Predicted 3D model of a 348-nucleotide part of an RNA (small-subunit ribosomal RNA, central domain) from Allium cepa. Its mean pLDDT, the model's own confidence on a scale to 100, is 87. Rfam family: Bacterial small subunit ribosomal RNA. The full RNA is in RNAcentral, with records from SILVA.

[in-house]
Context: one part of a larger RNA
C1' cells in the first nucleotide's frame, strides 16, 4: 500500500459555510474514444492435457479431442457528451405558527455588603471542640434613609430555540433561521469537500474601566508525628464592562454529512385535516421535532433499533501493539503562555 476498522478495544476534525476535486434524480434525441456483456472469425504445426491406438512393454511414434490471455468485425447495456423535455431532488414568491435564536437600548424587584440616623446594651461570629479575626471608640441583633456591583427565585419540565460552543427577571427596536399548509414559479439549479474562511466555554494575556459577593496565590488561627491540605478567620489576581488577542476541553451522543428503505407501542412539542359539537373535550389521521419501551437486523458483549451502531450508495476526516510521546526537530500562528504539524534511537 492491500484489506479492515473508526458508541465503550486504536481511530468522526470543536462547529459551519464553501474552492479545487469526487459523486449524482426522471423521458427522448445525437455522438462513441474508453468500459461491460453476447454470439462469430482468427488465433499455424509441434509441445502440453484428455481418449482410445502400434512397437512383446515402457520411453517413443501415430489419430482424434480440447485449450489457445489476445486481436478484428459485429448486436446490445450501462455511463459519459450534444440537444429538448417533464417535476418528485432544490429552491423563490405568498399565508400563518411556536420560541431562553442573536445585537442594541431601557427599566425592575429580592438578596449581599458597605454608608448615615435611632432604639439597646456585650457579646456575637465560627468548629468535631476550638482558635485567629470583630466588639463599650457601641459590634450582633432591630428600624428608618442612602449607595455599590454582581446574578436573575417562583413559573421550569424528561419542554424550547440555536451549526456548535452556549442561550432564562421584564419591555422595546433591528435581525437570523425553522416549520406547517394551499395555490404558483424556476427547471437538476445537487450532496460531499483536501486547502481556505467565520464561529469558537472555562482558564489565560494587553490596554482602559469597575470591583458587592466568590476567590487560585498569599498571611493567620486548628488538625497532625508532620500538614507546603482538608476545616475557620482574612485576602489579591480573577470572576463584570468595552475594545483586540488567545483557538484549546470528557468542545460527548465519546456516534462526521446526504440519501432511500426497512414491525410496533406509547409519551411530549409545533402545526394542519376528517368526523363529532352551541362549544371545548373524544375519536380517527397527516408533515417537522423530541423521549421511553420493544422486533428482525447487527454487535465480542453491552446494547443499538424508522432520531440504527440495520440494509445500500456517494463524499470526507481519521486508525494500524504498548512505552519513548503528542517529547525532540524544523517549520507555521502566537504579545506571552503556548498552539498546530511532527519523528527516531532504544525498550517490551
Nucleotide at each position: 500500500u492491500u484489506g479492515g476498522a473508526c458508541g465503550u478495544a486504536a481511530a468522526g476534525c470543536g462547529u459551519c459555510u464553501g474552492u479545487a476535486g469526487g459523486u449524482g434524480g426522471c423521458u427522448u434525441u445525437u455522438u462513441a474514444a474508453a468500459u461491460c456483456c453476447g454470439g462469430u472469425g482468427u488465433c499455424a504445426a509441434a509441445u502440453c492435457c484428455c481418449a482410445g491406438g502400434g512397437c512383446u512393454g515402457a520411453a517413443c511414434c501415430g489419430u482424434g479431442g480440447a485449450c489457445a490471455u489476445g486481436c478484428a468485425a459485429u448486436g446490445g447495456a450501462a455511463u459519459a457528451c450534444c440537444a429538448a423535455g417533464a417535476u418528485g431532488g432544490a429552491g423563490u414568491a405568498u399565508g400563518g405558527u411556536a420560541g431562553g435564536g442573536g445585537c442594541a437600548g431601557a427599566g425592575g424587584g429580592a438578596a449581599u455588603u458597605u454608608c448615615c440616623a435611632g432604639u439597646a446594651g456585650a457579646g456575637g461570629g465560627g468548629u468535631g471542640a476550638a482558635a485567629u479575626g470583630c466588639g463599650u471608640a457601641g459590634c450582633u441583633a432591630u428600624c428608618g434613609a442612602g449607595a455599590a456591583g454582581a446574578a436573575c427565585a417562583c413559573c421550569a419540565a424528561c419542554g424550547g430555540a440555536g451549526a456548535a460552543a452556549g442561550c432564562a427577571c421584564u419591555c422595546u427596536g433591528c435581525u437570523a433561521a425553522a416549520u406547517c399548509g394551499a395555490c404558483a414559479c424556476u427547471a437538476c439549479c445537487a450532496c460531499c469537500a483536501a486547502g481556505a474562511g467565520a464561529c469558537g466555554a472555562a482558564a489565560g494575556c494587553u490596554a482602559g474601566g469597575g470591583g458587592a459577593g466568590c476567590a487560585a496565590a498569599u498571611g493567620g488561627g486548628a488538625u497532625u508525628a508532620g500538614a507546603u491540605a482538608c476545616c475557620c478567620c482574612a485576602g489579591u489576581a480573577a470572576u463584570c464592562c468595552u475594545a483586540a488577542c488567545c483557538g484549546u476541553a470528557a468542545a460527548c451522543g465519546a456516534u462526521g454529512g446526504a440519501u432511500a428503505c426497512u414491525a410496533g407501542g406509547u409519551g411530549c412539542u409545533a402545526u394542519g385535516c376528517g368526523u363529532a359539537u352551541c362549544g371545548a373535550c373524544c375519536c380517527a389521521u397527516g408533515u417537522a421535532g423530541u423521549g421511553c419501551u420493544g422486533c428482525a437486523g447487527c454487535u465480542a458483549a453491552c446494547g443499538c433499533a424508522u432520531u440504527a451502531a440495520g440494509u445500500a450508495u456517494c463524499c470526507u476526516a481519521c486508525c494500524u501493539g504498548g512505552g519513548g510521546a503528542g517529547u525532540a526537530u524544523g517549520u507555521u500562528c502566537g504579545c506571552a503562555a503556548g498552539a498546530a504539524u511532527g519523528a527516531a534511537a532504544c525498550u517490551c